c-di-GMP-I riboswitch aptamer from Brevibacillus sp. IT-7CA2, 89 nucleotides, folded computationally. RNAcentral holds the sequence, with entries from ENA, Rfam and Ribocentre. The same sequence occurs in records of 3 taxa. The source organism's lineage runs through Bacteria, Bacillota, Bacilli, Caryophanales and Brevibacillus. The coordinates come from a structure-prediction model, not an experiment, and the mean pLDDT is 82.
[in-house]
């Protein structure tokens, strides 16, 4: 210096849960507040996995409505990509 790796320090981020808001949901967004993170930093027309299912199709119904199946809607705090601060074994 570089690869791994996570002791310390400055610091960093924010799970539930509850307020208010957007949304048909998933879930986002601000506040509160910390379960946790060494990338919980960016990327979701870059792969896979999960989620949800307004519309739209199908079958039942029959004009109400019921079940399925679909993303083009989400999620990067699932893995995955690219990029990093900080250096004690």
């Nucleotide at each position: 210096a570089u690869a791994u790796c996570g002791a310390a320090a400055c610091g960093g981020c924010a799970u539930a849960c509850c307020c208010g808001g957007g949304g048909a949901a998933a879930u986002c967004c601000g506040g509160c507040g910390a379960c946790g993170c060494a990338a919980a930093g960016c990327u979701a027309c870059a792969g896979g996995g999960g989620c949800u299912a307004c519309c739209u199709c199908c079958g039942c119904a029959a004009c109400a409505g019921c079940g399925g199946a679909c993303a083009c809607g989400c999620u990067u705090g699932c893995c995955a990509g690219c990029u990093a601060c900080c250096g004690a074994a």